This is a predicted structure of a 96-nucleotide RNA (Guanidine-I riboswitch aptamer) from an uncultured bacterium. Its Rfam family is "Guanidine-I riboswitch aptamer". The family has 100 seed sequences and 1,509 matches in Rfam 15.1. A reference for the family is Battaglia et al. (2017), "Structural basis for guanidine sensing by the ykkC family of riboswitches", RNA. The coordinates come from a structure-prediction model, not an experiment, and the mean pLDDT is 80. The model forms 96% of the base pairs in the Rfam consensus.
[in-house]
RNA sequence: CAAAAUGUUUUCUAGGGUUCCGCGGCACCUGCCGGCUGGUCCGAGAGAAAACUCACUUAUAAAAGGUGUACACGGAGGGAAAAAAGCCCGGGAGAU
Numbered sequence: 001c002a003a004a005a006u007g008u009u010u011u012c013u014a015g016g017g018u019u020c021c022g023c024g025g026c027a028c029c030u031g032c033c034g035g036c037u038g039g040u041c042c043g044a045g046a047g048a049a050a051a052c053u054c055a056c057u058u059a060u061a062a063a064a065g066g067u068g069u070a071c072a073c074g075g076a077g078g079g080a081a082a083a084a085a086g087c088c089c090g091g092g093a094g095a096u
Stems, first nucleotide, its partner, number of pairs: 007052006015042002020039002022036001023034004054068004071091001073094001077089003
């Protein structure tokens, strides 16, 4: 320098804001303001659980089964038709 590889989805959580609901205040008009313990909503590569896939193995006419699917410190900045975020850029830039 080049190539290959660290699989996918669902549910939940850490976290997030304010579309809608609720709550509070003002108004009394069908409204306005507030993120405010909450419900709806978004939500983790490096969080949890499960299913599937894949690899190896066992075994058969065909199946079922078993084991494994490792490791992982991380800005700033930008993006989003509610908005923000541990979401996406990103297993990035960097660090070791």